[in-house]
């Protein structure tokens, strides 16, 4: 882009066109072929003369005859050729009506319908008798430019009509030519299938008859054995073909409605009759199905004409008007008839044209939408002013389609006509159409439909919440949906829009134009060769192909062009191009072809050399191996990871000696050789194929590929017959495993081996057919020849041929290839066209079988693939690291306890966190408060708190005080302020209050809508960027590699060079040392003093504080590394290679926590989910983890004495001293905002002594009793202290945690939180080991590298069975049916030949009867019918296989 559409919503008017595609299914009812009285006889009603009889008019109906009825008009059912397009051919043809020309038309005859009479039958229809005409029929005669012929001859025709009147008009006979029409013949196009490879017996030919308008096997007797096919016969499927039509740059594809040309068809099948012309749509006859009618005996019909009905179906229309026009029958003509055709109706079914109003108009109305609340938007859009008057509506006139018609009548001409032409006058004929003018009104009647994520032009809000839905593809929708649905708004088209179906494009996705085949689908396992295809250098003739000219045809219509007609268009009308084709003539001869000469470059052949695992066949050997036999010998062997089974005192295994079999044939051995591939390996022989390299001697194009075909063709595998050593499918044992029908082990049959056959497969691979030519190189081999230096010889060089590596240009998607191309060409064959199903069904074929070869289809899915990248991951490599692990130390896990989480209860046990990275975690402290929609029960609504507007008034703050309650709260009362202005009356105002309204409140919901913060990989060494370079890109490179390091730290290399974030420095502390200041802090020297203490003058040495500096940089020294970096060692030093320890945490990743820390979107609530109170609850308890604390004891407990610290905190507070209490504590109180004063006694430790291995003088749970403190309150539910009471526990399964130096381990001490309450959490500090030789293993991590089918990334991705469900196919006993054949039987109707005794107007007759014809019979054919026995195709089937999909 298109349609003969349907389908949905919508729908003003006209013009052209178009409209049963499906059931060539069935039809009711009407119309659709009649016409001629100027061929012919008869003739009704009516009229007229006449009393009538009867005459004359008039002509319906019906017959007889003539013409047409074969034409027009519908359909596409069959046909793959009898078709059809084209473009020819005929001595092989016919032809009514028309033209045109030449001749004729004489005498005769019997009959028949009608009709009248008598019948049969429901009816259709029809029998007998009588009698009638013709342009109906027959005979005779004429007879040629006719026909036949033996060339003498012979045959062969007619009708008259109008008219007064015909040689003249209309007709009739013959006979030529014409036009048109038909029929026949041959070239060439013309659909899918090979899962259809052989087909034919009148078949293919001839000859004689027969037959047709004509040629033929068209028919037939006979005789001969042909004809067609791989350029597709024969068969099966399907289809009317053409001009055209759609699409497409075009080549092409697809398609054949309407319109034009042909073919076939007419209820199915047959048949033939009339005719010019038919095997006849609306004729006959016959069968046969259906359907009507009967009086049951018989009859009747044929819409695929027009219109209609009914089915069916997504769907296709009025049972309209007229012969006015165009055209067809007749007809002398007026006319007749004409569903042919004009025309109207119905359908937005198509095309194409019109309108549904202009024009002005901002307060940018109202209203709807949306909002950042400011506004935008819808929008000049409306309203409102002015204006027009198309369409359609009334009213009314009207061109044109119609004149070359028809009558009439006149004139002219044509031979004098009744006939013809021309003219001129008057008259006549329009179904339907209404162009187009005037009149009236009045913006009145006339706008939708699809879509808005992309592609694709146009986006917001609201609802829904993986529901409802959308979807052409990709996809949307799981609470912020530009994708559903709705609003507004925008786009697009517009009387339509939009959806379905189909067809072409796009799609170079069947590729002639225009594709590929390493790896994406795709090269045959390999030769050898028919057919065919394609082929080297010369020249001759020819002229098929071919390029050129010319002519003929290609029908009109369409389509292009132009010009015209309808106001434009659509549409019509004219010319004109074109129609790429087909014949036919003419020249040309370059290239093809065909045909003759010739050459030698391709090919082959000869001669002479050579290399070889090329084949076949025979023979021959050695090593091992097994089993035999003997000997030695004596306890195991054998086999694994590690066993076991097995074999072995009946002597194995080891070892020697000898025999016997059988198979393969070490070293050489090689990306070395041959072979077309498969493939081929000790020697020898014999026989053979091939190559190659030298001579360039012959032959002269003998080539190259190759459909079918033919041969060969690993391993298994088959059939026969040997053979059988070791190996060894199967099989038994033995292990391993949850299990092992496995992988490892002991046996071990089949085969391996040979002969003779069969299978024909392989990742038969170089995943790369053959062949020839052409396009840089280097470098290895292997086989020959030639040559240089002086002669030989290696070296060197040069040529041929074979095998490889690496590379250029170039090609490729890349990976790669690259003179052995996947380059660049040419010529052949094979193959490919999305995964899957499935190389599977069927079917054919091969095979002994296994199987193979040829090969689909429903059905499914939207991917499936191919390179390569960049990550992840691997029970892959390689290098490094960590308390990773080994090598120590303590512990957890077991008891009791304390927490804190899961379960479980409860009215409630608020909630959050879930491996590591949740469980002494938010929570640095839940008796009430805290405390939460935790439960109960109770009260309050502008609210506990914010801010704003209004209105009041002094009511209010603040105080008191009553009821009433569990409190909150609820009712009441009662004292009672403030600034400012003042005319002291007041006014006014801020705070508060009491209403009232906006609003507030939320620890409610989404951490998966978000901010911040946080954990965690990980203090792991990493991330990444600019520029250039490279790759088509994704990326690479850099950052890789050699060292090297805690480190991507540093060096060196280097298509990279450089930056940043990180790392490591800088910051803090801590170790040494100096300098400066010494109060509160020290105290060596010098004084005072005291029982004693820096308690006091005083001092700054020193500790000590707390400020500035030094100091440590691989600086020095050996070594060792690359003369690097940088390691090892050493010196010196307070400390040595980062000195210890903090803080500090890239680029990311867990949709990791956390909306209950803060913010904050969105939703939800608003007399409750806010607020506030009283009690409870968060403390509940059979039990499971988690993280602690005390232990179990002698390295230990008690008691007693006794020494040494860092750090911190103290005013609502930390508190000496003193009293008093066994104690916890109480009581009075000094002193201190703190280097001063308290807390404050450190403890392990050191001394003694007692305990003696005990559930103990170890442990200390529980419980009693009796205090203390804190606070409103200690029941639920705080901590101490006394006494009394003494549980479990005796060192802990599996299996798990932390540490590597001042560290583990152990010991105390402080501090946050706090009113009270730590066994927790964060700090001090004292004492102080042991291990580490190392990196194979466990965990985790870097970095290169390799493999991937993974990328939500191995917790990944995936396969099969099984269960169920639902689709689709294959097999299946058998079943039901369709098709074209064929045999045999039977045969209607009918033509044709035969018979024809029965019958018969025309002829002839000697009248007896001939002649001819009819009826009837028989015979070939045959439709149909019956039967058989195959074929093919389709449906159905218990059950079954497999397969898709969920």
């Nucleotide at each position: 882009a298109a349609u003969g559409a349907a389908c949905g919503u919508u729908g003003g008017c006209g013009g052209c066109g178009u409209g049963g595609a499906u059931u060539a299914g069935g039809c009711a009812u009407g119309c659709a072929a009649g016409u001629c009285g100027a061929g012919c006889g008869a003739g009704a009603a009516c009229c007229c003369a006449g009393c009538a009889a009867u005459g004359g008019g008039g002509g319906a109906c019906a017959g007889c005859g003539g013409c047409g009825a074969a034409a027009g008009g519908g359909a596409c059912a069959g046909u793959a050729a009898u078709g059809u397009g084209u473009a020819g051919g005929a001595u092989a043809u016919u032809u009514g009506c028309c033209c045109u020309c030449a001749g004729g038309a004489c005498c005769g005859g019997g009959a028949u319908a009608g009709c009248u009479g008598c019948g049969g039958g429901a009816a259709a229809c029809u029998g007998c008798a009588g009698g009638u005409a013709a342009u109906a029929c027959c005979g005779g005669a004429u007879a040629a430019c006719a026909u036949c012929u033996c060339c003498g001859g012979a045959u062969c025709a007619a009708a008259g009509g109008u008219g007064u009147g015909a040689u003249u008009c209309c007709g009739c006979c013959u006979g030529a030519g014409g036009a048109g029409a038909a029929g026949u013949c041959c070239g060439c196009g013309u659909c899918c299938u090979a899962u259809u490879a052989g087909c034919u017996u009148g078949u293919u030919g001839g000859u004689g008859g027969g037959g047709u308008a004509a040629c033929g096997g068209c028919c037939u007797a006979c005789c001969a054995a042909g004809g067609c096919u791989g350029a597709g016969a024969u068969g099966g499927g399907u289809a009317c073909c053409g001009g055209g039509u759609g699409u497409g740059a075009g080549a092409g594809c697809a398609u054949g409605g309407c319109c034009c040309g042909g073919c076939u068809c007419a209820c199915u099948g047959g048949g033939a009759c009339u005719g010019a012309g038919a095997c006849a749509c609306u004729g006959c006859c016959c069968a046969g199905a259906c359907a009507c009618c009967u009086a049951c005996g018989g009859g009747u019909g044929g819409c695929u004409g027009c219109a209609g009905u009914c089915g069916a179906g997504a769907a296709u229309c009025u049972u309209c008007g007229g012969c006015a026009a165009u055209g067809g029958g007749c007809g002398c003509a007026a006319g007749c008839c004409u569903g042919a055709c004009c025309g109207a109706g119905c359908g937005a079914c198509g095309c194409c044209g019109c309108g549904u109003g202009c024009g002005g108009g901002a307060u940018g109305a109202a209203g709807g939408c949306c909002u950042u609340c400011g506004g935008g938007u819808u929008g000049u859009a409306a309203a409102c002013c002015g204006c027009u008057g198309u369409c359609a509506g009334a009213g009314g006139g009207g061109a044109a389609g119609a004149a070359a018609u028809g009558c009439a009548a006149g004139a002219g001409g044509g031979u004098c006509c009744u006939c013809c032409c021309u003219c001129u006058u008057g008259u006549u004929u329009g179904a339907c159409u209404g162009a187009u003018c005037c009149u009236c009104a009045g913006a009145g009647g006339a706008a939708g439909u699809a879509c808005g994520g992309g592609c694709u032009a146009a986006g917001u809000u609201c609802g829904u919440g993986c529901c409802a839905g959308c979807a052409g593809c990709c996809g949307c929708g799981g609470u912020a949906a530009c994708a559903c649905g709705a609003a507004c708004c925008g786009u697009a088209c517009g009387a339509a829009c939009g959806u379905u179906a189909u067809u072409c494009g796009g799609a170079a996705u069947c590729a002639c134009u225009g594709g590929g085949c390493u790896u994406a689908a795709a090269g045959a396992g390999u030769g050898c060769g028919u057919a065919g295809g394609c082929g080297g250098c010369u020249u001759u003739g020819c002229a098929g192909g071919u390029g050129g000219g010319g002519u003929g045809u290609g029908a009109a219509a369409g389509c292009c062009c132009u010009c015209g007609g309808c106001u434009c268009a659509a549409c019509c009308g004219a010319g004109g191009a074109a129609c790429u084709g087909c014949g036919c003539c003419c020249a040309a001869c370059a290239c093809u072809g065909c045909u003759g000469u010739g050459c030698u470059a391709g090919a082959g052949g000869g001669a002479g050399a050579c290399a070889g695992g090329g084949g076949u066949g025979a023979g021959c050997g050695g090593a091992a191996c097994u089993u035999a036999g003997g000997g030695u010998g004596g306890a195991g062997c054998g086999g694994u990871g590690a066993a076991a089974u097995g074999c072995g005192u009946u002597g194995a295994u080891a070892u020697c000696c000898u025999a016997a079999g059988g198979a393969a044939c070490a070293c050489c051995g090689g990306u070395g050789g041959c072979g077309a591939a498969g493939g081929c390996g000790g020697c020898u022989c014999a026989c053979u194929g091939g190559a190659u390299c030298u001579c360039u001697u012959c032959u002269g194009a003998c080539g190259c590929u190759g459909a079918g075909g033919c041969a060969c063709g690993a391993a298994a595998g088959c059939u026969a017959g040997g053979g059988g050593a070791g190996c060894g499918a199967a099989c038994g044992g033995g292990a391993u495993u949850a299990g092992a029908u496995a992988c490892c082990c002991c046996g071990g049959u089949a085969g391996u081996c040979c002969u003779a056959g069969c299978u024909g497969u392989a990742a038969a691979c170089g995943a790369u057919g053959a062949g020839c030519a052409c396009u840089a190189g280097u470098u290895u081999g292997g086989a020959g020849g030639c040559u240089c230096c002086u002669c030989c010889a290696u070296a060197g060089g040069c040529u041929u041929c074979c095998a490889g590596c690496c590379g250029u240009a170039g090609c490729g998607a890349a990976a790669g290839c690259g003179u052995u191309a996947a380059g660049u060409g040419c010529u052949c064959c094979g193959c490919c066209u999305g995964g899957g199903g499935a190389g599977u069904a069927u079917g054919g074929u091969c095979g002994c079988a296994a199987g193979g070869c040829u090969g689909a289809a429903a059905c499914u899915c939207a991917a499936a693939g191919g390179a390569a990248u960049u990550g992840a991951c691997g029970g892959g490599g390689g290098c490094u690291c960590a308390c990773a692990c080994a090598a120590g130390c303590g512990g957890u896990g077991g008891a009791g306890g304390a927490u804190g989480u899961g379960g479980c209860u409860u009215a409630a046990u608020u909630c959050g966190a879930g491996g590591c990275u949740a469980c002494g975690c938010g929570a640095a402290g839940a008796a009430c408060c805290u405390u939460a929609u935790c439960c109960u029960a109770g009260u309050c609504u502008u609210g506990a708190c914010a801010u704003g507007c209004a209105c009041g008034g002094a009511u209010u703050a603040a105080c008191c005080c009553u009821g009433u309650g569990a409190a909150a709260g609820c009712a009441g009362g009662g004292u009672g302020a403030c600034g400012c202005c003042u005319u002291c009356g007041g006014g006014u105002g801020g705070a508060a209050c009491u209403u009232c309204u906006a609003c507030a409140g939320g620890u409610g919901c989404u951490g998966c809508a978000u901010g911040g913060c946080u954990g965690u990989c990980g203090u792991c060494a990493g991330c990444u960027c600019g520029u250039g370079u490279c790759g088509u890109g994704a990326g690479a490179u850099g950052u890789c590699g050699g060292g090297u390091u805690a480190a991507g730290u540093c060096c060196c290399u280097u298509a990279a060079c450089g930056a940043g974030c990180g790392a490591a420095a800088c910051c803090c502390u801590u170790g040494u040392c100096a300098c400066u200041a010494g109060u509160u802090g020290c105290c060596a020297g010098c004084g005072c003093g005291u029982c004693a203490u820096g308690g006091c003058g005083g001092g700054g040495a020193c500790u000590c504080u707390a400020g500035u500096g030094a100091g440590a940089c691989u600086g020095c020294c050996g070594g060792u590394g690359u003369u690097a970096a940088a390691c090892c060692g050493g010196a010196g030093g307070a400390a040595g290679g980062u000195g210890g320890g903090g803080a500090u945490g890239a680029c990311g990743u867990c949709a990791a926590g956390u909306c209950c820390u803060c913010a904050u979107g969105g939703c939800c609530u608003u007399u409750a989910u806010g607020g506030u109170c009283u009690g409870g609850g968060c403390u509940g308890c059979a039990c499971a983890c988690g993280u602690c604390c005390u232990a179990c004891a002698a390295u230990g407990g008690c008691a007693u004495u006794u020494a040494c610290a860092a750090a911190g905190g103290g005013a609502a507070g930390c508190a000496a001293c003193c009293u008093c209490g066994c104690g916890a504590g109480a009581g009075c109180a000094a002193g201190c905002a703190a280097a001063u004063c308290c807390c404050a006694g450190a403890a392990a430790g050191a001394a003694u002594g007692c305990c003696c291995c005990a559930g103990u003088u170890c442990g200390g749970a529980u419980u009693g009793c009796a205090g203390g403190c804190u606070g409103c309150a200690a029941c639920u539910c705080g901590c101490c202290u006394g006494c009394a009471u003494g549980a479990a526990g005796c060192c802990g399964g599996a299996a798990u945690c932390g540490c590597u130096a001042g560290u583990a381990a152990u010991c105390g001490u402080g501090g946050a939180u706090c009113a009270g309450c730590a066994u927790g959490c964060c700090a001090c500090g004292g004492u102080g080991a042991a291990u580490a030789u190392g990196u194979u293993c466990c965990u985790g991590a870097g970095c290169c590298u390799u493999g991937u089918a993974c990328a939500c990334a191995c917790c990944g991705c995936c396969c099969g069975u099984c269960a169920a469900g639902c689709c689709a196919c294959g097999a299946a006993a058998g079943u039901g049916g369709g098709g074209g054949g064929g045999g045999c039987u039977u045969a209607a109707a009918g033509u044709c030949g035969c018979c024809g005794a029965g019958c018969u107007a025309a002829c002839c007759u000697u009248c007896g009867g001939g002649a001819a014809g009819c009826a009837g019979g028989c015979g070939c054919c045959u439709a149909g019918a019956g039967u058989c026995a195959a074929c093919u195709c389709c449906g159905c089937g218990a059950u079954u296989g497999g397969g898709a999909c969920u």
A computed fold for a 1446-nucleotide RNA from an uncultured prokaryote, annotated as small-subunit ribosomal RNA. The RNAcentral record of the sequence draws on ENA. Its mean pLDDT, the model's own confidence on a scale to 100, is 83. Its Rfam family is "Bacterial small subunit ribosomal RNA". Rfam links the family to the GO terms structural constituent of ribosome and ribosome.